Small-subunit ribosomal RNA, 5' domain from an uncultured bacterium, 483 nucleotides, folded computationally. Model confidence (mean pLDDT): 87 of 100. It matches the Rfam family "Bacterial small subunit ribosomal RNA".
Context: one part of a larger RNA
RNA sequence: GAAUCACGCUGGCGGCGCGCUUACACAUGCAAGUCGAACGAGAAAGCCCGCAAGGGUGAGUAAAGUGGCGUACGGGUGAGUAACACGUGGGUAAUCUACCUUUUGGUGGGGAAUAACCCUGGGAAACCGGGGCUAAUACCGCAUAAUCCUGAGAAGGGAAAGGCGCAAGUCGCCGAAAGAGGAGCCCGCGGCUGAUUAGCUAGUUGGUAGGGUAAAGGCCUACCAAGGCGAUGAUCGGUAGCCGGCCUGAGAGGGCACACGGCCACACUGGCACUGAAACACGGGCCAGACUCCUACGGGAGGCAGCAGUGGGGAAUCUUGCACAAUGGGGGAAACCCUGGUGCAGCGACGCCGCGUGAGUGAUGAAGCCCUUCGGGGUGUAAAGCUCUUUCGGCAGGGACGAUAAUGACGGUACCUGAAGAAGAAGCUGCGGCUAACUACGUGCCAGCAGCCGCGGUAAUACGUAGGCAGCGAGCGUUGUUC
Numbered sequence: 001g002a003a004u005c006a007c008g009c010u011g012g013c014g015g016c017g018c019g020c021u022u023a024c025a026c027a028u029g030c031a032a033g034u035c036g037a038a039c040g041a042g043a044a045a046g047c048c049c050g051c052a053a054g055g056g057u058g059a060g061u062a063a064a065g066u067g068g069c070g071u072a073c074g075g076g077u078g079a080g081u082a083a084c085a086c087g088u089g090g091g092u093a094a095u096c097u098a099c100c101u102u103u104u105g106g107u108g109g110g111g112a113a114u115a116a117c118c119c120u121g122g123g124a125a126a127c128c129g130g131g132g133c134u135a136a137u138a139c140c141g142c143a144u145a146a147u148c149c150u151g152a153g154a155a156g157g158g159a160a161a162g163g164c165g166c167a168a169g170u171c172g173c174c175g176a177a178a179g180a181g182g183a184g185c186c187c188g189c190g191g192c193u194g195a196u197u198a199g200c201u202a203g204u205u206g207g208u209a210g211g212g213u214a215a216a217g218g219c220c221u222a223c224c225a226a227g228g229c230g231a232u233g234a235u236c237g238g239u240a241g242c243c244g245g246c247c248u249g250a251g252a253g254g255g256c257a258c259a260c261g262g263c264c265a266c267a268c269u270g271g272c273a274c275u276g277a278a279a280c281a282c283g284g285g286c287c288a289g290a291c292u293c294c295u296a297c298g299g300g301a302g303g304c305a306g307c308a309g310u311g312g313g314g315a316a317u318c319u320u321g322c323a324c325a326a327u328g329g330g331g332g333a334a335a336c337c338c339u340g341g342u343g344c345a346g347c348g349a350c351g352c353c354g355c356g357u358g359a360g361u362g363a364u365g366a367a368g369c370c371c372u373u374c375g376g377g378g379u380g381u382a383a384a385g386c387u388c389u390u391u392c393g394g395c396a397g398g399g400a401c402g403a404u405a406a407u408g409a410c411g412g413u414a415c416c417u418g419a420a421g422a423a424g425a426a427g428c429u430g431c432g433g434c435u436a437a438c439u440a441c442g443u444g445c446c447a448g449c450a451g452c453c454g455c456g457g458u459a460a461u462a463c464g465u466a467g468g469c470a471g472c473g474a475g476c477g478u479u480g481u482u483c
Base pairs, nucleotide, nucleotide: 001482002481006478007477008476009475012355013354014353015352016351017350018348019347020313024311025310026309028308029307030306033069034068035067038066039065046057047056048055049054076266077265078264086190087189088188089187090186091185092184095183096182097181100179101178102177103176104175105174106173107172108142110140111139117132118131119130120129121128122127148157149156150155162171163170164169192238193237194236199229200228201227204226205225206224207223208222209221210220211219241263242262243261244260245256246255247254248253268289269288270287271286272285291302292301293300294299319345321344322343323342327341328339329338330337331336358388359387360386361385368379369378370377371376392424395418396417397416398415402410427472428471429470430469431468432453433452434451438467439466440465441464442463448455449454
């Protein structure tokens, strides 16, 4: 000098940032839904009419189901990882790509189911079973095939779905090509530590054949060969997410990896696959384990390293807030719905920056306090007094930009205006040398100080207090860390 600091004393305002160490356990609420213009069904309360039975409305609404898209993004964390994980430069003729854009060619004709629903059974529950009915942009054949796939060729293979609208049309659907953006895989080079770790390796290294994948490949399997790596440090151990960057330094270098941005990894622990364009999937599934909860003891339920919040741990780190107004995202033709992403507000001097706590005048100089050689000196123009000003704060009035027509959480905020009144606002550390700043008293190797040297045993500028002084100032000092 620096900082995601912490502690002590002190504390007026504003702007912008930042704010768990135990990847410990978590009560509660919220954080991913949406589409009725894909589909079949379809309430009730209330209100109206009626003597009543009932009818109408509510309403084709709500709640639910099938189906589509989304849930692989966004958000969190840094456990693991020394690795093609990351950075950088390449390769992919060894590959995939939903939604979007462009181009091109199609969209014919059939079938069988199933949830919802009804009936019924089992269970404490979670939920599960049987029978019957039904729809689709759900599912399955057939036809057709420009392009496409397989194939040397001959030949073979492979699609589709409709909705809305009076209509025009529009939104879709299928095949193919191209693009954009995204992703997978491979390679060169680069970046920690220990030799008190010297040998390591059996799918190991290579080949052939096959399997598997979107895709090359021991990725996997069978067989064959005996290779492969290593003092240019293999293997093993320790530590660690990597980078852009940040701090320091004249630089070279050293240190760091918090916020923000990119990549990776993880989602109670370990394993596994399913669906899907993409996952081996934080708020999906299955199995095992630990833990917690419910239970009628037969069996079930759960996963905050999302936002708040709780307990614990700790020197130590916040509100169970407001809004979708903006920006961005998902769904929808749209209206719109959802969005703890985000925008804001709250708390904390945790950091940086800015401002204020008044200005002028005022005595050979009040009082008090301190020192004194008792003459005086200091505090000190400091105060008081007089003359002014009103930033900030408080009060009152007006009142936004952000929003192209509508829509503002922030917010009656920022900002502007007015009136009042010096009024509401200063501390902390040090004063032996390093190092700016000195006297008195108390204490008497005691009590204590201390970063180093060192002070203190009766005149201590070094301890404690006071006066004075020095430094910084809404901060100041201390501890630990780093250059």